Predicted 3D model of a 95-nucleotide RNA (THF (Tetrahydrofolate) riboswitch aptamer) from Flintibacter faecis. Model confidence (mean pLDDT): 80 of 100. The RNAcentral record of the sequence draws on Rfam.
[in-house]
RNA sequence: GACAGAGUAGACUUAAGCGCGUCAAGUGCCGCCGGAUGGGAGGUCGCCGGCGGACGAAGGGAGCGUCCCGCGUCGCUAAAGCCGCAUCCGCUGCC
Numbered sequence: 001g002a003c004a005g006a007g008u009a010g011a012c013u014u015a016a017g018c019g020c021g022u023c024a025a026g027u028g029c030c031g032c033c034g035g036a037u038g039g040g041a042g043g044u045c046g047c048c049g050g051c052g053g054a055c056g057a058a059g060g061g062a063g064c065g066u067c068c069c070g071c072g073u074c075g076c077u078a079a080a081g082c083c084g085c086a087u088c089c090g091c092u093g094c095c
Stems, first nucleotide, its partner, number of pairs: 001095001003093003010083001012081003016077004020072003029053007039089003043085001059069004
């Protein structure tokens, strides 16, 4: 120097537990701002947070200040499966 590999932010799916809403928040969409993001630097078309905007729903029953069954691309938790860093430097192996 060439080649190969490891490493990870995170995405999707499944069921479980707890919880929220169903008198509408949340999820998703658009715009702006900020943050983190393989071991280091740095970074987005990915991720997180804040603000603003548009759109928008499935409730029902009973023994009725409660409970039960549903609904919401709902939130959190650990698990499993599956995918997974473009650049520079570094690490490992090999020539």